Predicted 3D model of an 85-nucleotide RNA (transfer RNA) from a Bacillota bacterium. Model confidence (mean pLDDT): 82 of 100. It was read from a public genome assembly. It matches the Rfam family "tRNA". Rfam classes the family as a transfer RNA.

[in-house]
RNA sequence: GGAGGGGUGUCAGAGUGGUCGAAUGUGUCGCUCUCGAAAAGCGAUAGUCCGAAAGGGCUCGCAGGUUCAAAUCCUGUCCCCUCUG
Numbered sequence: 001g002g003a004g005g006g007g008u009g010u011c012a013g014a015g016u017g018g019u020c021g022a023a024u025g026u027g028u029c030g031c032u033c034u035c036g037a038a039a040a041g042c043g044a045u046a047g048u049c050c051g052a053a054a055g056g057g058c059u060c061g062c063a064g065g066u067u068c069a070a071a072u073c074c075u076g077u078c079c080c081c082u083c084u085g
Base pairs, nucleotide, nucleotide: 001084002083003082004081005080006079007078011025012024018068027045028044029043030042031041032040046059047058048057049056050055061077062076063075064074065073
């Protein structure tokens, strides 16, 4: 240099056009249970911006494009992994 795969919440990871900021697990917090803990069960839990609050906007590496609608399709670009000249 060429080819392929990947980048999603604290972390892992599914989702491959439609009520999906987004399953599930993990972590954290609270509660139940217990003499107390562990285990188990239940509930909550992404970031950022605006706002006094209520509430709202944006974000799936980044930037554009297609579409009524994009994490998902297309283009460019950055990073990681594998194969190969």